[in-house]
RNA sequence: GUGGCGGUAGCAUAGUUUGGCAAGUGCAUCCAUCUUAUAAGUGGAAGGUCGUGGGUUCAAAUCUCACCCGCCACA
Repeated sequence: GUGGCGGUAGCAUAGUUUGGCAAGUGCAUCCAUCUUAUAAGUGGAAGGUCGUGGGUUCAAAUCUCACCCGCCACA
């Protein structure tokens, strides 16, 4: 340099196939409950401009273009 895959909450990850209730799940965090107490269990809450910026569309995590970062292959 070329090609492929990936980037979604503090961490891990689903959702992309076929655009559509303007995003879930687990762990962690916080509150409550339980316990003599801690942990575990149970109930609840908070936390995301879906890598960045454009384009298409009534509507974009999803389609498209450029760029950034990571991994793999080729040269």
Predicted 3D model of a 75-nucleotide RNA (transfer RNA) from a Candidatus Thorarchaeota archaeon. Rfam family: tRNA. Rfam links the family to the GO term triplet codon-amino acid adaptor activity. NCBI's taxonomy places the organism under Archaea, Promethearchaeati, Candidatus Thorarchaeota. The sequence is in RNAcentral, with records from ENA. The coordinates come from a structure-prediction model, not an experiment, and the mean pLDDT is 80.